FMN riboswitch aptamer (RFN element) from Leeia aquatica, 144 nucleotides, folded computationally. The organism belongs to Leeia, within Bacteria. RNAcentral holds the sequence, with entries from Rfam. Its mean pLDDT, the model's own confidence on a scale to 100, is 78.
[in-house]
RNA sequence: GUACGUCUUCAGGGCGGGGUGAAAGUCCCCACCGGCGGUAUGGCCGAAAGGCCGAGCCCGCGAGCGCCUGCCUUACCGGCAGGGUCAGCAGAUCUGGUGAGAUGCCAGAGCCGACGGUUACAGUCCGGAUGAGAGAAGACGUGA
Numbered sequence: 001g002u003a004c005g006u007c008u009u010c011a012g013g014g015c016g017g018g019g020u021g022a023a024a025g026u027c028c029c030c031a032c033c034g035g036c037g038g039u040a041u042g043g044c045c046g047a048a049a050g051g052c053c054g055a056g057c058c059c060g061c062g063a064g065c066g067c068c069u070g071c072c073u074u075a076c077c078g079g080c081a082g083g084g085u086c087a088g089c090a091g092a093u094c095u096g097g098u099g100a101g102a103u104g105c106c107a108g109a110g111c112c113g114a115c116g117g118u119u120a121c122a123g124u125c126c127g128g129a130u131g132a133g134a135g136a137a138g139a140c141g142u143g144a
Stems, first nucleotide, its partner, number of pairs: 002143009016030004031124002033113002035061004042053004056111002064089002066086001067083006093109005115127003
C1' cells in the first nucleotide's frame, strides 16, 4: 500500500423586502438554498514527481412516499416491526463560445425540489427527526 473484519467519530442548506387579504415565511413580484460517490478540456500549489479543489438539473446512491410481509385491530382507518435483486414516485438544461474532445469550462437564458401539518396552496416554517443514511475520516485486528 491492498483485501477483509470489528469499533469509534462525523455526515443538509435556505424567506430578507414589497403586494393582496380577516388570515400567507404557504398565493403574486423581487430574493435565498443545493446531501453522498463517480466523471473532468477549468482553477490553485509545486523545480519536478505529484497534490488539492471543481456538476442541484451527466451516471449512480441515500433519506422520504408508495408497495410487499408479519403482528395488533371484527373490518375499515390506523399503529408497530421487517424487506433495497419490489423499483412504482424518486425532480430538473438548453443556447452561444472555446476546443480533438464539454449537458462539467466561459457567457447568457431557463428549470427542479418527499410525506404529514397549518386561520390560504410551503424546496426555505412546524413535525416524524436527539431518527435514518449514501458515504467520509480514524483506531485496532487478520490474511496474502